[in-house]
A computed fold for a 66-nucleotide RNA, annotated as Pistol ribozyme. The RNAcentral record of the sequence draws on ZWD. The coordinates come from a structure-prediction model, not an experiment, and the mean pLDDT is 86. The model forms 100% of the base pairs in the Rfam consensus. Its Rfam family is "Pistol ribozyme". Rfam links the family to the GO term catalytic activity.
RNA sequence: AGUCGACUAAGCGACAAAAAAAAGGUAAUUAGGCUUAGAGCGUCCCCGAUAUUUCGGGGGGUUUAC
Numbered sequence: 001a002g003u004c005g006a007c008u009a010a011g012c013g014a015c016a017a018a019a020a021a022a023a024g025g026u027a028a029u030u031a032g033g034c035u036u037a038g039a040g041c042g043u044c045c046c047c048g049a050u051a052u053u054u055c056g057g058g059g060g061g062u063u064u065a066c
Stems, first nucleotide, its partner, number of pairs: 002015004007038005025066004033041001043060007
C1' cells in the first nucleotide's frame, strides 16, 4: 500500500481477483446500511408532476439499557 463494508477523514474488520461477511455481547426499538465526525447515496415521511413507473421539491438521519 490492493478490493470490499454507499461517500470523505480516521479507526475497525474481512478477502485475494471478486464481492460477500465480519466488524464485542445480550435485550428492546427502527425502514435506517460496522464505529466516530462530516455529508445526505440508499432508505423512510409529506407535497406536486408523470401515468404506473419515473421525476422534482421539503423534512428526518435509528435510539435505549446493561